Formats: sequence, C1' cells, structure tokens
RNA sequence: AUAAGUCUUCGGGGCGAGGCGAAAUUCCUCGACCGGCGGUUAAAGCCCGCGAGCCGGGAGAAUCCUGGCUGAAUCUGUGAAAUCCAGAUGCCGACGGUAUAGUCCGGAUGGGAGAAGAUCAGG
Repeated sequence: AUAAGUCUUCGGGGCGAGGCGAAAUUCCUCGACCGGCGGUUAAAGCCCGCGAGCCGGGAGAAUCCUGGCUGAAUCUGUGAAAUCCAGAUGCCGACGGUAUAGUCCGGAUGGGAGAAGAUCAGG
C1' cells in the first nucleotide's frame, strides 16, 4: 500500500385547477411534477446488471440460506467514441388501503443495492 475481515456514518423523489358524484390528490378534461445503486470509450428512469417489490422452498430463537417472477425509446446532430451529451417527439412506474393512485395513507423510526471513512500486515 492492496485485498479479505471488523466497525462507524450516510443511503428515494414527486399534483394542481376544473367536472361528475354521497364519496375521487385514485375516474374524466386541462396543465404539471419525480427518477435508488453499480457498470458501460462520454454524464442513462426506459442499454447491462443489482436493489426495492411479488410468489415459493429450506432451516430456525433470531439472524440466515435459496429458486422463480418483475416496467418503459426512438429519430437527428456533434464526436475517435454516446440507445448515456444536445435538439425533437415518446414511454414506464411493486404490494396493502381507499371511488380505480408513479405523486395520498400504510408495512417503513423497516430493509437495501451501494457510497464514504476508520481499523487491521510485515520489518
């Protein structure tokens, strides 16, 4: 110094107006807004993968191990290189609750991909 290990901290954003109605931030009309983490010759919600979410299996005091499922983009330009930049036009969004929800409430003061830092060798 590096890796493994251990510890600490951090680690998700976003809706208004009008209409109908007993009731809708959920439906309808108009207009908005948001985008976890790592990677990829270059900056990505929609390229690859991961996490989250959903359905199981094993073990079990807890922790834990493990299988499956899981959304969406094109065109033009610049360039050595871009499905990542610029311009244009699009598209997508778990589960439970509730008048049908990416934006409300809830599981969640949870979990988490991971990020940063500390420590640790030998002489």